[in-house]
């Protein structure tokens, strides 16, 4: 180069929570936090999943269905990569 394996040495990412700030919401940014994480780097117009909100239908609400969004830290496939060691 290719490929493997890491119990993690340098470095990195940061879950509940909590202050602000947007959002009807799902959340999401930005600071504290550290629960885990070897792709917790990317992608949601590659499939599934779950969630929010209109709409439609109904006496009314829920599944379903229509439409617009959230999630990459559910999963699966795709792209990209650092460190140590074979």
């Nucleotide at each position: 180069u290719c490929u493997c394996u890491g119990c993690a040495c340098g470095g990195g990412c940061a879950a509940a929570c909590c202050g602000c700030c947007g959002g009807u919401g799902a959340c999401g940014g930005c600071g504290g936090g550290g629960c885990g994480c070897a792709a917790a780097g990317c992608c949601a117009c590659g499939g599934g999943g779950u969630c929010u909100c209109g709409g439609g239908c109904g006496c009314a609400g829920c599944a379903g269905c229509c439409g617009a969004g959230a999630c990459a830290g559910c999963c699966c496939a795709g792209c990209u990569g650092c460190c140590a060691g074979g």
This is a predicted structure of an 86-nucleotide RNA (c-di-GMP-I riboswitch aptamer) from a Gemmatimonadota bacterium. The organism belongs to Gemmatimonadota, within Bacteria. The model forms 84% of the base pairs in the Rfam consensus. Its mean pLDDT, the model's own confidence on a scale to 100, is 84. It was read from a public genome assembly, where an Rfam model found it.